A computed fold for a 522-nucleotide part of an RNA from an uncultured eukaryote, annotated as small-subunit ribosomal RNA, central domain. Its Rfam family is "Eukaryotic small subunit ribosomal RNA". Clan: SSU clan.

Context: one part of a larger RNA
RNA sequence: UUGCAGUUAAAAAGCUCGUAGUUGGAUUUCUGGCGAGAUUUUUUGGUCCACCGCAAGGUGAGCACUGAAGAGUCUUGUUAUUCUCUUGGGACGAUGCGGUGGCCUUAGUUGGUUGCUGUAUUGGGUCAAGACCUUUACUUUGAAAAAAUUAGAGUGUUCAAAGCAGGCAAUAGCUUGAAUAAUUAGCAUGGAAUAAUGGAAUAGGACUUUGGUUCUAUUUUGUUGGUUUCUAGGACCGAAGUAAUGAUUAAUAGGGACAGUUGGGGGCAUUAGUAUUUAAUUGUCAGAGGUGAAAUUCUUGGAUUUAUGAAAGACUAACUACUGCGAAAGCAUUUGCCAAGGAUGUUUUCAUUAAUCAAGAACGAAAGUUAGGGGAUCGAAGACGAUCAGAUACCGUCGUAGUCUUAACCAUAAACUAUUCCGACUCGGGAUCGGUGGGGUGAAAUUAUAGCCUCAUCGGCACCAUAUGAGAAAUCAAAGUUUUUGGGUUCUGGGGGGAGUAUGGUCGCAAGGCUGAAACUU
Numbered sequence: 001u002u003g004c005a006g007u008u009a010a011a012a013a014g015c016u017c018g019u020a021g022u023u024g025g026a027u028u029u030c031u032g033g034c035g036a037g038a039u040u041u042u043u044u045g046g047u048c049c050a051c052c053g054c055a056a057g058g059u060g061a062g063c064a065c066u067g068a069a070g071a072g073u074c075u076u077g078u079u080a081u082u083c084u085c086u087u088g089g090g091a092c093g094a095u096g097c098g099g100u101g102g103c104c105u106u107a108g109u110u111g112g113u114u115g116c117u118g119u120a121u122u123g124g125g126u127c128a129a130g131a132c133c134u135u136u137a138c139u140u141u142g143a144a145a146a147a148a149u150u151a152g153a154g155u156g157u158u159c160a161a162a163g164c165a166g167g168c169a170a171u172a173g174c175u176u177g178a179a180u181a182a183u184u185a186g187c188a189u190g191g192a193a194u195a196a197u198g199g200a201a202u203a204g205g206a207c208u209u210u211g212g213u214u215c216u217a218u219u220u221u222g223u224u225g226g227u228u229u230c231u232a233g234g235a236c237c238g239a240a241g242u243a244a245u246g247a248u249u250a251a252u253a254g255g256g257a258c259a260g261u262u263g264g265g266g267g268c269a270u271u272a273g274u275a276u277u278u279a280a281u282u283g284u285c286a287g288a289g290g291u292g293a294a295a296u297u298c299u300u301g302g303a304u305u306u307a308u309g310a311a312a313g314a315c316u317a318a319c320u321a322c323u324g325c326g327a328a329a330g331c332a333u334u335u336g337c338c339a340a341g342g343a344u345g346u347u348u349u350c351a352u353u354a355a356u357c358a359a360g361a362a363c364g365a366a367a368g369u370u371a372g373g374g375g376a377u378c379g380a381a382g383a384c385g386a387u388c389a390g391a392u393a394c395c396g397u398c399g400u401a402g403u404c405u406u407a408a409c410c411a412u413a414a415a416c417u418a419u420u421c422c423g424a425c426u427c428g429g430g431a432u433c434g435g436u437g438g439g440g441u442g443a444a445a446u447u448a449u450a451g452c453c454u455c456a457u458c459g460g461c462a463c464c465a466u467a468u469g470a471g472a473a474a475u476c477a478a479a480g481u482u483u484u485u486g487g488g489u490u491c492u493g494g495g496g497g498g499a500g501u502a503u504g505g506u507c508g509c510a511a512g513g514c515u516g517a518a519a520c521u522u
Base pairs, nucleotide, nucleotide: 004493005492006491007474008473012490014363016361017360021356022355023354026248031080032079033078034077035076036075037074038073039072040071041070042069043068044067045066046065047064048062049060050059051058052057084131085130086129087128088127089126092123093122094121095120096119097118098117099116100115101114102113103112104111135196136195137194138191139190141188142187150181151180154164155163166175167174168173206242207241208240209239210238211237212236213235215233216232217231253353254350255349256348258345259344261342262341266338267337268336269335272316273315276312277311278310280308281307283305287298288297324331325330368409369408370407371406372405373404378402382398383397384396385395421488422487424481425480428464429463432460433459434458435457436456437455438454439453440452441451469476470475495522496521497520504515505514506513507512
């Protein structure tokens, strides 16, 4: 690993990107003809055997012997383009032409057959040398791999763990054992499915001729030496010819371009709305606040309340939904600008570019930190009033930090769908959002439109019903396709505490984050 689990029992990193790693779509030789062999089977003939029969003949049986035909499977050869090449050695086969024996035959070395031998052509196998060869995984077979050990065969150590003995016979003796297997790696070998890998695209490609340049030099020219040719072999550069000359397809994989859209996606600016509080002015007059009831509190220096405009900072009601967008966090007044995204459409383009991801990186609510700005509301801390046995709370009146914003940190949440991402398949249904394509309606002056209704189809957020599926159940169209267990990939968990503690490392201004035990206990 085969072969665990991860919604709720322990366990999916908050989210996305991303290198190493792991994994990765389809496609290229298939199918025929002829022959040989092995094997199986069917049909059929003859001989042998038994029985009946005077005989002719008949019946039965046999993996006894032998023949024919058909069919299937396997092996092998050849062919349909599909096989490495060159040189040399020795052995063998086939064919042709000669020489020469035996046998049969003929009028006749006339013909046939069978030997030996020479020569020429040719074939496959073998040995040796050279040239040049895509490379592996996988699998078959073999050799090799110390013994003990392990698995395991045989054997009544009295059983057994063991041991490698033993058995028969009974003065003699005879006789059997002491097997076998054994992963991976390495070596040799057959196979060529599967999985990788390579080849010809700026042809510097293949093959065949041919011409140059250059290098090397053994043989032969009587010998030795020199030079140059021829010839043979490298290398390099041209020219011509040959060829079906050489680019698989276009994945309900992916990327890009284009088109009309779509969204409360993002950034910057602009703009609006009411509410709240405050201050100003104004009318009135005794209470107002607040509560379960009160009080703290404000109030003839006119509170609360009414009206009028003003300022400030925050927020964005109703519309607002089992609706939308965004990787998540998150996102809701108007308008403008900026770049981005999804889905859809497409007889557009590239052609494997992909999926998931240690390391690493971006973003990341709220709270918190630093420095500015701003401070309306609310409001940790704090102060009071209540309540209460007490109240350091819940309720009330104030109120600092904060809440808002800019610049920088922090990196955590029940960051939840407590459900990683990608791909495939498996039931029905009606809604809804976005796109596309049909149909109907639409008379407003008509022809189009917009809108509305409807059908189909892609892609979303969800829902309802159901289960032959799953589950401990709750429940779940995924949490199904799982003991009938393997699509790819990442992360995490292994009784409860101690403990997300100590210590170390690292990040942070800090608060703290990430990584992260053990003793002990139960």